[in-house]
Context: one part of a larger RNA
RNA sequence: UCUAAUUGAGGGAAUUCGGCAAAUUAGCCCCGUACCUUCGGUAUAAGGGGUCCCUGCAAUCGUAUUCGCACGAGUGCGAUCGCAGGGCUCAGUGACAAAGACGGUCCGACUGUUUAACAAAAACUUAACUGACUGCUAGCCUGCAAAGGUGCGUAUAGUCGGUGAUAUCUGCCCAGUGUCAGUACCUAAAACCUCUUUUCAAGGAGGCUAAGGGCUGGUAAACGGCGGGGGUAACUAUAACUCUCUUAAGGUAGCGUAAUACCUUGCCGAUUUAAUGUCGGCUUGCAUGAAUGGUAUAACGAGAUCGUCGCUGUCCCCAAUUAGAACCCU
Numbered sequence: 001u002c003u004a005a006u007u008g009a010g011g012g013a014a015u016u017c018g019g020c021a022a023a024u025u026a027g028c029c030c031c032g033u034a035c036c037u038u039c040g041g042u043a044u045a046a047g048g049g050g051u052c053c054c055u056g057c058a059a060u061c062g063u064a065u066u067c068g069c070a071c072g073a074g075u076g077c078g079a080u081c082g083c084a085g086g087g088c089u090c091a092g093u094g095a096c097a098a099a100g101a102c103g104g105u106c107c108g109a110c111u112g113u114u115u116a117a118c119a120a121a122a123a124c125u126u127a128a129c130u131g132a133c134u135g136c137u138a139g140c141c142u143g144c145a146a147a148g149g150u151g152c153g154u155a156u157a158g159u160c161g162g163u164g165a166u167a168u169c170u171g172c173c174c175a176g177u178g179u180c181a182g183u184a185c186c187u188a189a190a191a192c193c194u195c196u197u198u199u200c201a202a203g204g205a206g207g208c209u210a211a212g213g214g215c216u217g218g219u220a221a222a223c224g225g226c227g228g229g230g231g232u233a234a235c236u237a238u239a240a241c242u243c244u245c246u247u248a249a250g251g252u253a254g255c256g257u258a259a260u261a262c263c264u265u266g267c268c269g270a271u272u273u274a275a276u277g278u279c280g281g282c283u284u285g286c287a288u289g290a291a292u293g294g295u296a297u298a299a300c301g302a303g304a305u306c307g308u309c310g311c312u313g314u315c316c317c318c319a320a321u322u323a324g325a326a327c328c329c330u
Stems, first nucleotide, its partner, number of pairs: 001325008010316002014314001019311001027051005036041001038165001052087006059080009088092001100309007107301002112124002128163007139150004166296004171226003176223002178219005185214003192207006227245005254288001255285001266282006
């Protein structure tokens, strides 16, 4: 000096990206418990008190015995429990074991699962909602096939997608792409039919025609998409109103500087002595937005972030001790 531990005056997060690490708390009994809430929870919320030994008294129960039987009572022993008095220590769950607590916001409803050996999460799953296919010799899957699985199941079933508890909702667009249905007609291959170069072969021409395409409709909880310019109210500002170009339709309800906002440390308020932080508002949203789900949400989370109390060698500022390792001198 390092590794692993222990202790520390005064201060108490001043450290640091960040309380990382450490410390605090801790079992059981009694009291007492807020906001919020899906009324179940939250909750061991929070916050207090007690806890060892001896003695006395009371209560309940078991058992034995006595009072001639019964009710009941007394006594002995034992178990549980309560109160009081006393004793000792700094300290009585004395070691071991054994939650720090609370508040705000985001995400995901929850329990669960995952990158064996850098990621445990907001990712996956989930109940629930919803779409498509399928009437059983089904549909889907494996196999060249025979055959097999789902299933000796039968639409309250099976398979394949999407969203992801619950509450409240889920707007407009079928022009493009996809998909489904229809189609008098048009297009459309080979085979086939007819004609044909005097015959054969090869070739040429015409006809017929499946799927498909054209054409006509449906379909967005299918893939997806959801405008621009000008003017206008008796301060100013703004524009309920209006003109115009244009689209398939021009973003509705919500939410909004956001896990999404470039400008941006937006502006206002709260928090701090001081805040590019956090929270609450506003919101002209570079480039939010409705099952590619929107918004809200109790409970839950080794999730992300901010704050308060407690606590501490994280720090001011280091010191000492114990065990070990390396190094130096001999």
This is a predicted structure of a 330-nucleotide part of an RNA (large-subunit ribosomal RNA, domain IV) from a Candidatus Woesearchaeota archaeon. The organism belongs to Candidatus Woesearchaeota, within Archaea. The coordinates come from a structure-prediction model, not an experiment, and the mean pLDDT is 85. RNAcentral holds the full RNA, with entries from SILVA. It matches the Rfam family "Archaeal large subunit ribosomal RNA". Rfam links the family to the GO terms structural constituent of ribosome and ribosome.